[in-house]
RNA sequence: UAGAGUUUGAUCAUGGCUCAGGAUGAACGCUAGCGGCAGGCCUAAUACAUGCAAGUCGUACGGUAACAGACCCUUCGGGGCGCUGACGAGUGGCGCACGGGUGCGUAACGCGUAUGUAACCUGCCCGCAACUGGGGCAUAGCCCGGGGAAACCCGGAUUAAUACCCCAUAAAGCAGGGGCACCGCAUGGUGAUAUUUGCUAAAGAUUUAUCGGUUGCGGAUGGGCAUGCGUCCAAUUAGCUAGAUGGCGGGGUAACAGCCCACCAUGGCGAUGAUUGGUAGGGGGCCUGAGAGGGUUGUCCCCCACACUGGUACUGAGACACGGACCAGACUCCUACGGGAGGCAGCAGUAGGGAAUAUUGGGCAAUGGGCGAAAGCCUGACCCAGCCAUGCCGCGUGCAGGAAGAAUGCCCUCGGGUUGUAAACUGCUUUUGUACAGGAAGAACCGCUGGGGUGCGCCCCGGUCUGACGGUACUGUACGAAUAAGCACCGGCUAACUCCGUGCCAGCAGCCGCGGUAAUACGGAGGGUGCAAGCGUUGUCCGGAUUCAUUGGGUUUAAAGGGUACGUAGGCGGUGGAUUAAGUCAGUGGUGAAAGGUCUCGGCUCAACCGGGAGAGUGCCAUUGAUACUGGUUCACUUGAGUACUGUAGAGGCAGGUGGAAUUGGUGGUGUAGCGGUGAAAUGCACAGAUACCACCAGGAACACCGAAUGCGAAGGCAGCCUGCUGGGCAGUAACUGACGCUGAGGUACGAAAGCGUGGGGAGCGAACAGGAUUGGAUACCCUGGUAGUCCACGCUGUAAACGAUGGCAACUAGGUGCAUGCGAUAUAGUGUGUGCGCCCAAGCGAAAGCGAUAAGUUGCCCACCUGGGGAGUACGCCCGCAAGGGUGAAACUCAAAGGAAUUGACGGGGGUCCGCACAAGCGGUGGAGCAUGUGGUUUAAUUCGAUGAUACGCGAGGAACCUUGCCUGGGCUAGAAUGCCCCUGACCGCACUGGAAACAGUGUUUCCCUUCGGGGCAGGGUGCAAGGUGCUGCAUGGCUGUCGUCAGCUCGUGCCGUGAGGUGUUGGGUUAAGUCCCGCAACGAGCGCAACCCCUUCCCUUAGUUGCCAGCAAGUAAAGUUGGGGACUCUAGGGGGACUGCCUACGCAAGUAGAGAGGAAGGAGGGGACGAUGUCAAGUCAUCAUGGCCCUUACGCCCAGGGCGACACACGUGCUACAAUGGCGCAUACAGAGGGUAGCGGCACAGCGAUGUGUAGCCAAUCCCAAAAAGUGCGUCUCAGUUCGGAUUGCACUCUGCAACUCGAGUGCAUGAAGCUGGAAUCGCUAGUAAUCGCGCAUCAGCCAUGGCGCGGUGAAUACGUUCCCGGACCUUGUACACACCGCCCG
Repeated sequence: UAGAGUUUGAUCAUGGCUCAGGAUGAACGCUAGCGGCAGGCCUAAUACAUGCAAGUCGUACGGUAACAGACCCUUCGGGGCGCUGACGAGUGGCGCACGGGUGCGUAACGCGUAUGUAACCUGCCCGCAACUGGGGCAUAGCCCGGGGAAACCCGGAUUAAUACCCCAUAAAGCAGGGGCACCGCAUGGUGAUAUUUGCUAAAGAUUUAUCGGUUGCGGAUGGGCAUGCGUCCAAUUAGCUAGAUGGCGGGGUAACAGCCCACCAUGGCGAUGAUUGGUAGGGGGCCUGAGAGGGUUGUCCCCCACACUGGUACUGAGACACGGACCAGACUCCUACGGGAGGCAGCAGUAGGGAAUAUUGGGCAAUGGGCGAAAGCCUGACCCAGCCAUGCCGCGUGCAGGAAGAAUGCCCUCGGGUUGUAAACUGCUUUUGUACAGGAAGAACCGCUGGGGUGCGCCCCGGUCUGACGGUACUGUACGAAUAAGCACCGGCUAACUCCGUGCCAGCAGCCGCGGUAAUACGGAGGGUGCAAGCGUUGUCCGGAUUCAUUGGGUUUAAAGGGUACGUAGGCGGUGGAUUAAGUCAGUGGUGAAAGGUCUCGGCUCAACCGGGAGAGUGCCAUUGAUACUGGUUCACUUGAGUACUGUAGAGGCAGGUGGAAUUGGUGGUGUAGCGGUGAAAUGCACAGAUACCACCAGGAACACCGAAUGCGAAGGCAGCCUGCUGGGCAGUAACUGACGCUGAGGUACGAAAGCGUGGGGAGCGAACAGGAUUGGAUACCCUGGUAGUCCACGCUGUAAACGAUGGCAACUAGGUGCAUGCGAUAUAGUGUGUGCGCCCAAGCGAAAGCGAUAAGUUGCCCACCUGGGGAGUACGCCCGCAAGGGUGAAACUCAAAGGAAUUGACGGGGGUCCGCACAAGCGGUGGAGCAUGUGGUUUAAUUCGAUGAUACGCGAGGAACCUUGCCUGGGCUAGAAUGCCCCUGACCGCACUGGAAACAGUGUUUCCCUUCGGGGCAGGGUGCAAGGUGCUGCAUGGCUGUCGUCAGCUCGUGCCGUGAGGUGUUGGGUUAAGUCCCGCAACGAGCGCAACCCCUUCCCUUAGUUGCCAGCAAGUAAAGUUGGGGACUCUAGGGGGACUGCCUACGCAAGUAGAGAGGAAGGAGGGGACGAUGUCAAGUCAUCAUGGCCCUUACGCCCAGGGCGACACACGUGCUACAAUGGCGCAUACAGAGGGUAGCGGCACAGCGAUGUGUAGCCAAUCCCAAAAAGUGCGUCUCAGUUCGGAUUGCACUCUGCAACUCGAGUGCAUGAAGCUGGAAUCGCUAGUAAUCGCGCAUCAGCCAUGGCGCGGUGAAUACGUUCCCGGACCUUGUACACACCGCCCG
């Protein structure tokens, strides 16, 4: 010392990207009241107009151009005179080397720090000592003349000095020689003296007080030079160097020095990074950070470098000189074309560049500087002002009260909420503002003046003079809330939410990501949040990032251990003693500039800002001490290491020899038609004799069995047997050496396979290649051939999933078990001690998987390597190679991830187990025909809408002629077709007539009902609130439904395991229809499912007997439960019993299973139904209904007529009827169940061929009716034919329903008599009272397009070996780069 978002369905870890913070010489957008303090060309060291930025001294000098004064003259215009104040130009002195600017260059002793100078200089200033004598020659200026456009130049004459020169004097100076003392650091330094020789000075001015001048010594200040240490990136820069390194001599400098030169030598630097390339002024500091560190160096201070570019020196104390000179160059300007002038990186300013950076301001009043004796002059240094919100700091835009919580706005579930005490309103204040008035500090010097003192230079006290900023700061008075708020944001990170618009558009976006009709993410609004005279955005830096890790990371699988060994430099190193004191530690001294930062005190009203003080400055240098540890030196030791001796195992290596089996080929023989090969084939081989079998011969390569979890080797790797040579390991002994060790950058050697070179060899195999297959294709997999190669020798290559994906060495940390090989001790047992190879595990570690004495544990030392993915192990460069290629190894650009381990699912042409009419075994269909019906398509004014694999398509429809009806055409209505509430009226309705297709309109007629008298009902009118919509969204929804699936699953609590997702339970062994049950088990229980409880059906009992029943009794009929009666039976409908593997046998621990078992009506769930877990398909339905949002409102609502939903070249689904003889037809005849019936079912009679009609009994139903059941049975006929099959189609005539059968009903009779002779590929249903087949009923309904749907009973089969395969499903397990989950992902 704070973290967060983002890889996943979820998890942990790795890892990158991104955000929140701070900072800024900033810029841009919007906005802007004031003040203080600071800052302001980061780009073009680009080019510069104009002005200013360095002068001064007359007390150095000759002088007098201008001005003033005096004097003289005057024509009153003026002239003369250097006489005075002064002073242009000039000589001379000092200054101009400071101050100011900039950062080009520079990677350097440039800078920083600490030293040295015994190798040096220093004008002006200070102290001390001494001196200041004499002389001389010029030259500017001035005057005259000349040249030139100009700049300027030339000649002549004359002249001064503190200019210049000479002489004198002179040492403690300088130079040479000699000696002494002391000291030091090698050269050497210091000092003294009466040592000796030689050389060298000066200037004057003046107001007489001073100021100067010369020499020497010393000080101070400022510098020069040298040295240690520190100071960016690149090794894809590895070698560099000829004045180069050193020496002697000389030159040169203030001074050392290859600084320069001659000669001599051959050195010097470099992996501790020379050289080369790139970049850059360095520091104090500044920003950031917990710190270590990282970044930066603008303003201020120090140092350096530069002054148009490059070079050069001169002058000078000092320069190689910003506003000096010369030369060269580029550029600009002037020109009379001959020639000249210039240098803003000084202050302003201009152009240009740029996202971008100010006034051609005032003043020397202050501070400082130059000159001067001084007054003073100069000073774009400086002090101020101006511009800019560029930053920091401060102030203000009011304060208090004020709820009917006003109005507006916005939202709303319409109740309300919010804006909001906010406003209005009331009271108060006056910073700021405006006006007026007053009005600073910064100023003290100098000078002048008065006084005092004095060492006579001067000093002290008082007065006076001096302000650019500026009438500014500040103060007072008056007025009045008066003059003053914006910007960004509101999906998460991140503080702040709603409405509208938009509809993957427009747009947003820092990352993740928003937007495809309900967007808190776009745009606007209301509201809110955060900052505030600012707020956002962009750029840059640090932080977060322990994401380069010294503090403080890693490398089995995430990026990362070198292929292996030997070994150089380097790093590290066993035990005891002595010594040293380099590292280390402590004390002391010096230094670490100021400013800045910290603490503290103080000054501006506060703060920013400024001043004083303290402390800090972790550093460097010096010195004194300590000696444990490290290092150096030395003595010793044996345990590390090595040696010796004795044994021992082994596919360790090299060379030579040798063996058998097999393949192939050859020769001979036997023998005949195929062989070979594959999933199946073909190519191929074979009658010229293959394959097969036998014998012999040849050749090459590899070594079966042994053989293994085995052994050996550094790794690569090593396998028949024998021999020779040879390396290493291990054990035992403890004799020898005495730390001789470990690691190892570079380096060297070894290094599978493939490949390359030369020469051999070549049986088998076999890249390339050829052919045959496979396939959509098949440059593959399969097959037939086959070259290089594989083998040998020599030489290269130098790579690999060279892997244990795990560097080497050493030490330490529980055990168990096996194998190999030593040694010891033994008794057959049990054992000890090494080395190597394995397995399982404790602790520990790890993200986990896992590792675990053969560590991935705990430590030490050394080496190698990593820093997001892609681009890419690519490009370029270099090195190696014959080549192939290898080694080293980037960037642009791009992505928000890539990747690891584990989890749950899903998936697999993975595995195991098991189900299902899933296949198989069967029976019957569909697909072909005609028709019915639904759908697609097409058509249409409309053919309303929905349903679309399974899970749409005889589905919504359980009844489309009108209605229905949602569609089309046309005609109408507008509070509307219905209902509630309010007001008015008392009629309205109805009826009739007219128009009309009707709705409707008009006319006429009629003229309410009940009442408890309050009113109510009904109707019309009015008004408002609620209309209405089958319009959209099933992807906003509820409800309901389909499907997986009646499949056996889906979960929870607690516990336990795991960092976690999650697991366990639910897995396992059995068993079941079943997560059904049993056993086991870190699980124990529980819930939703399963099963059971419910209904129907099968048997029995009981209760009850009408409308049902009728055995017995009686009556009765042609017959008949018809009647009396009966409850026995059938039946009806209430209740109950019954079945539970209960019993037996076998198997089994049990659960349970098996048995034509027993018994039983029924047997192992007896049959059927209802019943559908968590969930899946954004499955279906806004058109049943309900409902959010959106849309329409004289219409997308409502009424009416007609039409349409019924169309028809076609295509599909579902059905019906058939194709016939197990049949059709005719006659006769038997047996059901379940239903329905009053706007009904309708017996019966009559009429009709019939549909049906007429009349009527009975029945609101166990009573009457529909009603006949049909297949069946009996008899007859038909005889294989498009028929006596089949009935479509069409014609005529009818019946019924209905307002109405044209579009568009059903039925009847007669006539007509189509296709069709069993249905291609393909496909559906069904496992028993099932399929198949036969009829009956019902709902809807006026009728019916019903062959549909839902029920009912009659007749009544076949087959299942079995689970390999197809489809679907369940459980366990495995792989996964899938998770929208294989209809996935993904490559080119």

A computed fold for a 1388-nucleotide RNA from an uncultured bacterium, annotated as small-subunit ribosomal RNA. Its Rfam family is "Bacterial small subunit ribosomal RNA". Rfam links the family to the GO terms structural constituent of ribosome and ribosome. The RNAcentral record of the sequence draws on ENA and SILVA.